Predicted 3D model of an 84-nucleotide RNA (transfer RNA) from an Oscillospiraceae bacterium. Rfam family: tRNA. By type it is a transfer RNA.
């Protein structure tokens, strides 16, 4: 060069005939046990405004298609593998 596969919170990994994004587990901050820890249970846990209740954004990047895109389609990017 061509072909084919990855790409989703701090990690690891779900969710795809298009329909509440983050299941679950870790790993983290808070609490309840406990003299005092371990353990064991409950709560949080993407970003950004907001006292708050909500609100908006968010699936590697840019665009399309659609009432709606983690999914479909183009283009890019990195990386893995094949082939010349």
């Nucleotide at each position: 060069g061509c072909c084919g596969g990855u790409a989703u919170g701090g990690u690891g990994g779900a969710a795809c005939a298009g329909g509440u994004a983050g299941a679950c587990a870790c790993a983290a901050g808070g609490g309840a046990c406990u003299u005092a820890a371990a353990a064991u249970c409950c709560c949080u846990c993407g970003c950004c405004g907001g006292c708050g209740a909500c609100g908006g954004c968010g699936u590697a990047c840019c665009g399309g298609u659609u009432c709606g895109a983690u999914u479909c389609c183009g283009g890019u990017u990195a990386c893995c593998g094949g082939c010349a």